[in-house]
C1' cells in the first nucleotide's frame, strides 16, 4: 500500500403530495475490508412522538414540491488482532 459497510455529489428513471417515504426516541435482530472479534457506524422490525405545496389545465398530462426510492458514475471510505 489494495481491498468493506457507508457518506456526499450528479445524471437517469420512480414514489408520495387524498402522506407514504425522510429524520427523532426506545426495545430486538442481522450484515458489515479476507478471517476472528467489534460499535458511538449502516440496515430491518415494532412501539411513541412530530410533520409538509400545491398549481396549470381539462386529454389524464405538465410544472412544482419532498431531510422521498432505485440504478449508474466521480470522490472518499474501519477499531484491534492476523493475512495479502
Nucleotide at each position: 500500500g489494495a481491498g468493506u459497510a457507508g457518506a456526499u455529489a450528479a445524471a437517469g428513471a420512480g414514489c408520495g403530495u387524498a402522506a407514504a417515504g425522510u429524520g427523532u426516541u426506545a426495545a430486538g435482530u442481522a450484515a458489515u475490508g479476507g478471517g476472528u472479534u467489534g460499535u458511538u457506524g449502516u440496515a430491518c422490525u415494532u412501539a411513541a412522538a412530530c410533520g409538509a405545496a400545491a398549481g396549470u389545465a381539462u386529454a389524464a398530462a405538465c410544472u412544482g414540491c419532498g431531510a422521498u426510492u432505485c440504478u449508474u458514475u466521480a470522490u472518499u471510505g474501519c477499531a484491534a488482532c492476523c493475512g495479502c
Predicted 3D model of an 84-nucleotide RNA (THF (Tetrahydrofolate) riboswitch aptamer) from a pig gut metagenome. The prediction has a mean pLDDT of 82. Of the family's consensus pairs, 93% are formed in the model. The sequence is in RNAcentral, with records from MGnify. Its Rfam family is "THF (Tetrahydrofolate) riboswitch aptamer". Its family is annotated with tetrahydrofolate metabolic process in the Gene Ontology.